This is a predicted structure of a 175-nucleotide RNA (Lysine riboswitch aptamer) from Bacillales bacterium UBA6259.
[in-house]
RNA sequence: GAUGAUGAUAGAGGCGCGAAAACCAAGAGUAUCAUUUUGGAGUAAAGGGCUACAAAGAAGAAAUGAAAAAGGGGUUUUUGCCGAAGCGAAGAGUUCUGCCCAGAAAUCUUCUGCUGGGUCGGCAUUGAAGAAGUGUCGAACUGUCACUAAUUUAUAGUGAUGUGCUAUCUCAGAC
Repeated sequence: GAUGAUGAUAGAGGCGCGAAAACCAAGAGUAUCAUUUUGGAGUAAAGGGCUACAAAGAAGAAAUGAAAAAGGGGUUUUUGCCGAAGCGAAGAGUUCUGCCCAGAAAUCUUCUGCUGGGUCGGCAUUGAAGAAGUGUCGAACUGUCACUAAUUUAUAGUGAUGUGCUAUCUCAGAC
């Protein structure tokens, strides 16, 4: 002492990313329950079966009375962090739907899979929703690095992107 190591430690981006609690709005006068009227054979989330209920009246509709909740959202506080986190794929068991097939939901593990970050917009999807989330495409903005140009300016252009970048340390080490 060029350089290398998915090495170790500490950092940076910004209405940055998650988690928890309290309150609030919405969900909703909705689902559901009861009574009455109507209706007239099916009903139990989609499909198949079992089982249960049903002419002592099913589903549906209307009136009256009673009347929720979950996921998601906003504000405040606390807290963990900077692949923070999210998505996708595979596996594992758990919960819910009357039971089985089946369906749905959350949790955990793995990958060295995709996305640097937030904002706005289009389309699709989930959702009660003009909220929010997710995926994809686009626009400008922004962080970092490289190259080019200019230069006392911290600028402009182009390209790339987190296993990245910056700083220190450790190990190896061309010359």

Source information:
Of the family's consensus pairs, 87% are formed in the model. Model confidence (mean pLDDT): 78 of 100.